[in-house]
Molecule: transfer RNA
Organism: Microcaldota archaeon
RNA sequence: GGGCCUGUGGUGGAAGGGCUAACACGUUCGCUUCACAGGCGAAAGAUUCCCGGUUCAAAUCCGGGCAGGCCCA
Numbered sequence: 001g002g003g004c005c006u007g008u009g010g011u012g013g014a015a016g017g018g019c020u021a022a023c024a025c026g027u028u029c030g031c032u033u034c035a036c037a038g039g040c041g042a043a044a045g046a047u048u049c050c051c052g053g054u055u056c057a058a059a060u061c062c063g064g065g066c067a068g069g070c071c072c073a
Stems, first nucleotide, its partner, number of pairs: 001072007010025003018056001027043006049065005
């Protein structure tokens, strides 16, 4: 330098054009306990890496960046 793949809550990870963007772990609060752990209940937490485009509508499709990974040179 070229090709391919990936980027979504704190972490992992679904959603393949239209529900309120799932779920698990973690966090916070409550109940239970003398207390802790565990269990049960509830809550908070994402403008979906950035900028454009397409569309009535974009996490999703297209273009350009940025970052990471793999391969080739």